[in-house]
């Protein structure tokens, strides 16, 4: 780089001690009643592989990914567009190539 998808779904413990929620800048939010993060263990899901199945599909065994709200919203761009609203883009994210 190209394709396809974010609808919903799933947490304990342990470890550590301050930030986190991708990046910038505001907003909204978790967090010393201990967040993010790492480890273990469990789980969710079904994109790829394998089993089964004529075929829709089953499975979850193997490679992944996930397990707060929520890919949180706003910036760009159209909708007479300033606000609000609604569709896009963009970026980022996860899978196969």
């Nucleotide at each position: 780089c190209u394709u396809a998808u974010a609808g919903a779904g799933a947490a304990a413990g342990g470890u550590g001690g301050a930030g986190g929620g991708a990046a910038u800048a505001g907003a909204c939010c978790c967090u010393g009643u201990g967040a993010u993060g790492c480890c273990u263990u469990a789980g969710c899901a079904a994109c790829c592989u394998a089993a089964c199945u004529c075929a829709c599909g089953u499975c979850a065994a193997g490679g992944u990914g996930c397990u707060a709200c929520a890919u949180u919203c706003u910036a760009c761009u159209c909708a007479a567009u300033c606000g609000a609203u609604g569709a896009g883009a963009c970026a980022g994210a996860u899978a196969a190539g």
Background
This is a predicted structure of a 97-nucleotide RNA (SAM riboswitch aptamer (S box leader)) from uncultured Sphingobacterium sp. RNAcentral holds the sequence, with entries from MGnify. It matches the Rfam family "SAM riboswitch aptamer (S box leader)". Gene Ontology term of the family: regulation of gene expression. NCBI's taxonomy places the organism under Bacteria, Pseudomonadati, Sphingobacteriia, Sphingobacteriales, Sphingobacterium.